[in-house]
RNAcentral holds the sequence, with entries from ENA. Predicted 3D model of a 429-nucleotide RNA (Bacterial RNase P class A) from a bacterium. Rfam family: Bacterial RNase P class A. The family's RNA type in Rfam is ribozyme. Rfam's curators write: Ribonuclease P (RNase P) is a ubiquitous endoribonuclease, found in archaea, bacteria and eukarya as well as chloroplasts and mitochondria. Rfam links the family to the GO terms ribonuclease P activity, dimeric ribonuclease P complex and tRNA processing. The gene name in the source record is rnpB. The model forms 93% of the base pairs in the Rfam consensus. Model confidence (mean pLDDT): 76 of 100.
RNA sequence: GGAGUGGCCCGGGCGGCCGCUUCCUUUCCAGGUGACGGCCUGUCCCGAGCCUGUCGAGGGAGAGGAAAGUCCGAGCACCGCAGGGCAGGAUGGUCGGUAACGCCGACCGGGGGUGACCCCAGGGAAAGUGCCGCAGAGAGCAGACCGCCACCCGAAGCCUUGGCUAAGGGUGGUAAGGGUGAAAGGGUGAGGUAAGAGCUCACCAGUGCCGGCGGUGACGCCGGCAGCUUGGCAAACCCCAUCCGGUGCAAGGCCAAAUAGAGGAGCGUUUGAGGACGGCCCGUCCGAGGCUCCCGGGUAGGCUGCUAGAGGCCCCCGGCAACGGUGGUCCCAGAUGAAUGGUCGCCGCCUUUCCGGCGGGAAAGCCCGGUCCGUCCGGGCGACCCGCGGGGGAGGGCACAGAACUCGGCUUACAGGGCCACUCCGCGG
Numbered sequence: 001g002g003a004g005u006g007g008c009c010c011g012g013g014c015g016g017c018c019g020c021u022u023c024c025u026u027u028c029c030a031g032g033u034g035a036c037g038g039c040c041u042g043u044c045c046c047g048a049g050c051c052u053g054u055c056g057a058g059g060g061a062g063a064g065g066a067a068a069g070u071c072c073g074a075g076c077a078c079c080g081c082a083g084g085g086c087a088g089g090a091u092g093g094u095c096g097g098u099a100a101c102g103c104c105g106a107c108c109g110g111g112g113g114u115g116a117c118c119c120c121a122g123g124g125a126a127a128g129u130g131c132c133g134c135a136g137a138g139a140g141c142a143g144a145c146c147g148c149c150a151c152c153c154g155a156a157g158c159c160u161u162g163g164c165u166a167a168g169g170g171u172g173g174u175a176a177g178g179g180u181g182a183a184a185g186g187g188u189g190a191g192g193u194a195a196g197a198g199c200u201c202a203c204c205a206g207u208g209c210c211g212g213c214g215g216u217g218a219c220g221c222c223g224g225c226a227g228c229u230u231g232g233c234a235a236a237c238c239c240c241a242u243c244c245g246g247u248g249c250a251a252g253g254c255c256a257a258a259u260a261g262a263g264g265a266g267c268g269u270u271u272g273a274g275g276a277c278g279g280c281c282c283g284u285c286c287g288a289g290g291c292u293c294c295c296g297g298g299u300a301g302g303c304u305g306c307u308a309g310a311g312g313c314c315c316c317c318g319g320c321a322a323c324g325g326u327g328g329u330c331c332c333a334g335a336u337g338a339a340u341g342g343u344c345g346c347c348g349c350c351u352u353u354c355c356g357g358c359g360g361g362a363a364a365g366c367c368c369g370g371u372c373c374g375u376c377c378g379g380g381c382g383a384c385c386c387g388c389g390g391g392g393g394a395g396g397g398c399a400c401a402g403a404a405c406u407c408g409g410c411u412u413a414c415a416g417g418g419c420c421a422c423u424c425c426g427c428g429g
Base pairs, nucleotide, nucleotide: 001425002424003423004422005421006420007419008418009417010416012347013346014345015344016343017342018341020062021061022060023059024058025057026056029053030052031051032050033049037045038044039042064400068411069410071409072408073407074406075405076248077247078246079245088244089243090242091241092240093107094106095105096104097103108122109120110119111118112117123239124238128237129236130233131232132231145178146177147174148173149172150171151170152169153168156165157164158163159162186204187203188202189201190200191199205229207226208225209224210223211222212221213220214219252304253303254302255301263294264293265292266291267290274286275285276284277283311330312329313328314327316325317324318323348398349397350396351395352394353393354392355391357388358387359386360385361384365381366380367379368378369377370376
């Protein structure tokens, strides 16, 4: 210098003006309550203080790394629940972490990469069922297409009257070799055989069993024995083990109009409650499941739940780590037709374009010098080309996306920028 790997962080900044939500303080005003006091002793007057509210003033705070998808796990709340089972769902190496998890860490095993490092639903395929496309003869208690071998028939040819050679065909054997395929029932060598074959043997690989050693464990290493070898797929059914009650803050709690109604009490039915006419009385008319009051639940509406929490940051200690512990410090949105914004200026970043700078090369031509006077040689300028650096101007752009009870995760989206550690290759010292 180039190419990568892993992890972490930021994700526009500053200022002016105008707005939004919420909290605190506060002036005036309004309402409520009402200390002390007053005299006309009342359903009185005065009104400090306190509480609530509108407008105004001042001050504080105000989206995210994913607030998202709502996929897991919890807190919290209500409902359900003796115990057990079926069905259904989820998970699946080991040991840890955690409130818990399907999350995280370390390790083990397998696979990929030269490497840093990455990927794995990583239990069971000799419990059973099922599937294995295309190609291929055959894809699961295998399979004979070519080849190889044995026997039989035998066109044709040769010698010569019966043999030899032999294309081709038939029957059988054979899993060595070829061919197909992701995969064809271990590999190499020797023996063996008509040809072959774990058919036999040696070594190697793998599986199972036994023993020893190391490790908490998954597992690893070593030795012996066995049959000689039993394909893959379980994010196919299934089997095994473990776990799982349901609904979500529109949960739930409190206050509570209007109207209708259940219930209770009282009044009243010719001695008339009440209603209509009416300013009032008299009067006329209507008039008994009617009138008045109390009250449970509950609708609209309001309050609460609501944000201080498995909380953030920093130091130290324990641990490889995830994480745990001690101490200090900080308070960090609570909206609900749903706030967290708009605009202007300057700056930053990205991108496009124009101008300019530096370095190298350079045709024709021009200039300078040399000269053996040549269509020669050397140097400079030079349109243009290549590279470096981002200097100046102008235009465009600055992602993904936005709380809604709260946490822990996972997944997905994301313009651009920064930092740290490590690996491989090249060059120089």